[in-house]
RNA sequence: GGGCGCAUAGCUCAGUUGGCAGAGCUCCUCCCUUACAAGGAGGCGGUCAGGAGUUCAAGUCUCCUUGCGCCCA
Numbered sequence: 001g002g003g004c005g006c007a008u009a010g011c012u013c014a015g016u017u018g019g020c021a022g023a024g025c026u027c028c029u030c031c032c033u034u035a036c037a038a039g040g041a042g043g044c045g046g047u048c049a050g051g052a053g054u055u056c057a058a059g060u061c062u063c064c065u066u067g068c069g070c071c072c073a
Stems, first nucleotide, its partner, number of pairs: 001072007010025004019056001027043005049065005
């Protein structure tokens, strides 16, 4: 230098044919307990890496950029 893949909650990851952004764990509150753990109930938490475009509508499609990984030279 060229090619491919990945980027979504604090962490690990889903998100189907473009149509309300989700799960598990963590965290917080409550119940239970003398107390802790386990268990039960509820809750908080998002610039979908950044920008632009297409569309009535974009996490999803297109382009550019950034970061990481792999391959080729």